A computed fold for a 1200-nucleotide part of an RNA from a Minisyncoccota bacterium, annotated as large-subunit ribosomal RNA, half B. The RNAcentral record of the full RNA draws on ENA. Lineage of the source: Bacteria > Bacillati > Minisyncoccota. Rfam family: Bacterial large subunit ribosomal RNA. Rfam links the family to the GO terms structural constituent of ribosome and ribosome. Model confidence (mean pLDDT): 84 of 100.
Context: one part of a larger RNA
RNA sequence: UCCUCGUUAAGGAAUUCGGCAAAACAGUGGCCGUAACUUCGGGAUAAGGCCUCCCCAAAUAGGGCUUCGGCUCUAUUCGGGGUGCAAUUAAUGACUUCGAGCGACUGUUUAACAAAAACACAGGUCUCCGCAAACUCGCAAGAGGAUAUAUGGGGGCUGACGCCUGUCCAGUGCCAGAACGUUAAGAUUCGGUGUGAAAGCUCUGAAUUUAAGCGCUGGUGAACGACAGCAAUAACUAUAAUUGUUCUAAGGUAGCGAAAUUCCUUGUCAUCUAAUUAGUGACGCGCAUGAAAGGCGUAACGACUUGAGGACUGUCUCAACGAGGAACCCGGUGAAAUUGCAAUAACGGUGAAGAUGCCGUUUGCCUACGGCUAGACGAAAAGACCCCAUGAAGCUUUACUAUACUUUGAUAUUGGUCUACGGCUUUGGAUGUUCAGUAUAAGUGGGAGGCUAUGAUGCUUCGACGCCAGUCGAAGCGGAGCCACAACAUGAGAUACCACUCUUUCAAGGCUGUAGCUCUAACCUAUGACCGUAAUCCGGUCAGGGGACAGUGUCUGACGGGUAGUUUAACUGGGGCGGUUGCCUCCUAAAGUGCAACGGAGGCGUUUAUAAGGUCAGCUAGGUCCGGAUGGAAAUCGGACUGAUAGUGCAAAGACACAAGCUGGCUUAACUGCGAGACUGAUGGGUCAAGCAGGUGCGAAAGCAGAACUUAGUGAUCCGACUUUCGAUUGUAGUAUCGAAGAAGCUCAACAGAUAAAAGCUACUCUGGGGAUAACAGGCUAGUCGCGCCCAAGCGUCCAUAGCGACGGCGCGGUUCGGCACCUCGAUGUCGGCUCAUCGCAUCCUGGGGGUGGAGAAGCUCCCAAGGGUUUGGCUGUUCGCCAAUUAAAGCGGUACGUGAGCUGGGUUCAAACCGUCGUGAGACAGGUUGGACUCCUAUCUGUCGUAGGCGUGGAUACUUGAAGAGCGUCUUUUCUAGUACGAGAGGACCGAAAAGAGCAGACCUCUGGUGUACCAGUUGUUCCGCCAGGAGCAUCGCUGGGUAGCUAAGUCUGUAAUGGAUAAACGCUGAAAGCAUAUAAGCGUGAAGCCAUCUCUGAGAUUAGGUAUCAAUAAGACUCCUGAUAGAUGAUCAGGUUGAUAGGGUACAGGUGUAAGCGCAGUAAUGCGUUAAGCCAAGUACUACUAAUAAGUCAAAUG
Repeated sequence: UCCUCGUUAAGGAAUUCGGCAAAACAGUGGCCGUAACUUCGGGAUAAGGCCUCCCCAAAUAGGGCUUCGGCUCUAUUCGGGGUGCAAUUAAUGACUUCGAGCGACUGUUUAACAAAAACACAGGUCUCCGCAAACUCGCAAGAGGAUAUAUGGGGGCUGACGCCUGUCCAGUGCCAGAACGUUAAGAUUCGGUGUGAAAGCUCUGAAUUUAAGCGCUGGUGAACGACAGCAAUAACUAUAAUUGUUCUAAGGUAGCGAAAUUCCUUGUCAUCUAAUUAGUGACGCGCAUGAAAGGCGUAACGACUUGAGGACUGUCUCAACGAGGAACCCGGUGAAAUUGCAAUAACGGUGAAGAUGCCGUUUGCCUACGGCUAGACGAAAAGACCCCAUGAAGCUUUACUAUACUUUGAUAUUGGUCUACGGCUUUGGAUGUUCAGUAUAAGUGGGAGGCUAUGAUGCUUCGACGCCAGUCGAAGCGGAGCCACAACAUGAGAUACCACUCUUUCAAGGCUGUAGCUCUAACCUAUGACCGUAAUCCGGUCAGGGGACAGUGUCUGACGGGUAGUUUAACUGGGGCGGUUGCCUCCUAAAGUGCAACGGAGGCGUUUAUAAGGUCAGCUAGGUCCGGAUGGAAAUCGGACUGAUAGUGCAAAGACACAAGCUGGCUUAACUGCGAGACUGAUGGGUCAAGCAGGUGCGAAAGCAGAACUUAGUGAUCCGACUUUCGAUUGUAGUAUCGAAGAAGCUCAACAGAUAAAAGCUACUCUGGGGAUAACAGGCUAGUCGCGCCCAAGCGUCCAUAGCGACGGCGCGGUUCGGCACCUCGAUGUCGGCUCAUCGCAUCCUGGGGGUGGAGAAGCUCCCAAGGGUUUGGCUGUUCGCCAAUUAAAGCGGUACGUGAGCUGGGUUCAAACCGUCGUGAGACAGGUUGGACUCCUAUCUGUCGUAGGCGUGGAUACUUGAAGAGCGUCUUUUCUAGUACGAGAGGACCGAAAAGAGCAGACCUCUGGUGUACCAGUUGUUCCGCCAGGAGCAUCGCUGGGUAGCUAAGUCUGUAAUGGAUAAACGCUGAAAGCAUAUAAGCGUGAAGCCAUCUCUGAGAUUAGGUAUCAAUAAGACUCCUGAUAGAUGAUCAGGUUGAUAGGGUACAGGUGUAAGCGCAGUAAUGCGUUAAGCCAAGUACUACUAAUAAGUCAAAUG
């Protein structure tokens, strides 16, 4: 010193984030007594009060024994008596009250940092499910659900109970609907291509048909969810019942509200306190409450969170003593982390920017032991924060792509009958009106006749169609003709007649499809019976039910974070957010080219054939002034002056008058095939280009022309499609495929373009790396910050400078916020507090001075000065700050925002959870809230505080000197001088003198106390000493009351004083330079708590090792050893060692306790009294050799 305990004066939460911890209350003993509130059960052992031991007697009830007199036991009650400080005497054994939040409750949870407000819960509600149930597991068989059946089961949300649960169906989801649109495979029909004699087959196109889904129409909120803004307005002001207006699917109702939700915020008011960022009650501009992600209340309950009171205390003021166990010493045994090497100092500097190891200076004999931790950027763990990786994983979703499941249609398994409705086809019949025209002319062709008693014309009735003209058909009457050809008319001529067709339509047949009913034979049957059979299996048979459905296979559409694989850019003064990403122009760019930045400025992703192209010819803009109708600053006209300021399709730069600018004529060179030679690029690529050939335009010609005054106007490769043409392959031809040439298809704009196709979260995280890169600290810097100086406009009645000081200027510092990214990411622990400090001075107080707009007192300001000092509380995690009360004062800063191998852990900053807000979601929030491992380290070195050993100083014993170092250093009040100086008064001193006190420091234990576990006494329970008596052990020393020595503070005493020297600011004497003046230049003074001494302590390893006295080879002296304590971890030191009081013992005393035991007496007894102020007694004092310090050994020097 640590751990676990005991006690503690006075105070009593002042401690602290917080009463953490401890203390205290505390008998589920008796009696009394018990509030608000309440779900009437509770709350409640509420709270609070009294009693409790021993002895005697009695009563009641019950039991046992009896010689019947009575005795005895248990329980209860009552009366009397007795002892002590204390009678549940020890041990065991709730502290309580009031208020708030959350959750109703008992329960459950992160085994090993979270027990909670989280989960669950009974209750509520929505939704699905009719039984071979829904749902879950499984490929399936099958199983659970359930041997249950809607009062049942599954899922979601909410969470007892009470009062309630508002508006919105626009979006998303779910449910319902079926007309229309869209829609796959399949089917049907019609084509095309190739081939083939053909059937057919291959490839391919279009149309029709066709489901779910989606679109569409509705419903649905205890489904996911959502629930506005701006103005104006009342007779003070304020406010706005009111009004206007915009938007919406609808605009938040009741309730609650600075809240677990409120940023601003410590909101405002009240209460609680001396004082309250806390708490409670209110208010309501709710940043950003709100109604089953339930709203608001609520008795009871809670190891929950929070505030207050009582009681109580070592939590604290402020610490002390004691016990046990460690530590330490001795004996035994005997690890670990760590370790580049070590002969491992301080300061200043330097340095990859914080040095034991470098430079300089200083200090320092060698070696151990016990302590402490400031450093060794200590140990430990390839940093968890941050960034990076074309890393990983988990999770999410309206990321991408798949996919299970579910669902849809087709088809197979898969069959029969009927009905209805389609499609195609065959046969037969009907049908067909522009105008003109007899009139309802479908088309073409043939054609001169055809029909008719098997009943013509005509008439009546009916039916169908209808363009309302009529046509066709049926029945009846009737009984012989009717219609064409020719003519008019027409593009076309007769339905007179025949044939082949078209439109529309009817009937019958065939093929096929759709829908529905029905049948039974596939198929199903967890329906029954029988059999195998002793069988709830399985199989068979029969009967029943269902039935071509279901189920299953294949193809197919939809749905599909249920599952899976992946993607989710880079630059970046860290990352994210923002911005940017290709090309052109200028500046930066430093007179060749080139040159960066998240440097400063702008543009492009085209345009032009009505040329803005080519050529030939011609022309000159713009501005200012003057004049002139409307007419203006500016239109057009004239003149003068100026001269490129104009213009060039568009940015800028360069260029341009011979014009590249403007106008006109004619035109297409905005051509084809090439291209010497250069320029520029890493490459891909980009740019310029004379000249040749062909053909062309303009020009009289020379000539010019392969777009544009120039520099932007863009995209590699792959891929498929297109055009052209020849080339290759499939034996040839054809076809097909592939090349070649050409041009088109990318905001591939992240623009040298990862894919045809891609977003997020991680605090549940992980790996690899980085001090290449952030957060802390250091470093550099000093914008910001702090401080100072200069100038002096102005303020200050007057007056710049008593005190201030604008506009400006110049510095210093390295405490703020920053900038940079230099050490550290194979770890430099981060705020605040506690503890312990240390330095600076830009001084808060105290000290000394100057000025004052200083009368005094009190101030203001400046100079010197760092010796000492610099409070306690309330609130908050706070630093800070505000407040209360003091004070001489309540300083500012540095020290890794000093100090976590010293402590704490309230805050921040892991995992759980809640609220608000954001997000579809996973999740997120320098927003709030509750909870949450400071773990391991035995200190090697430096450092530091102590203690020894060695050696040196010639050997020793004493006594000293003092180089050097360290310590100390404070202040107030009162009184006197003196109510004096001063002042109108009020008030009220300097200088000087005295007393008291606060703080701090040292020592001590006489006093006051504390402790005192080896002293005394009391006492409970129990065991034992055979019993009584008396004792002993154990129960925290059992508990309780006292207490010697020692230690100790709160107790006592002392100190912090005075003086000298040299000075600071300041004030002077004499005094020149400079005949004056001047404190200065020479010279001499005064002057501070500061400096040096004085005071205290250490101190000759002061290696410069000192001095004095004495001793010493006739060995000085010391040690070992022994008894010990005024000493002490061990060594050491000190007192002693028989010539002895060192310790023990003994005796006496002091002092403590408080009247022992035994005996006697009194009393029924408990008990009392006497013997007796007794007995006992640790460490204290004195005396006393009774015991033990016996005996013995070792070391040891100069000169002579």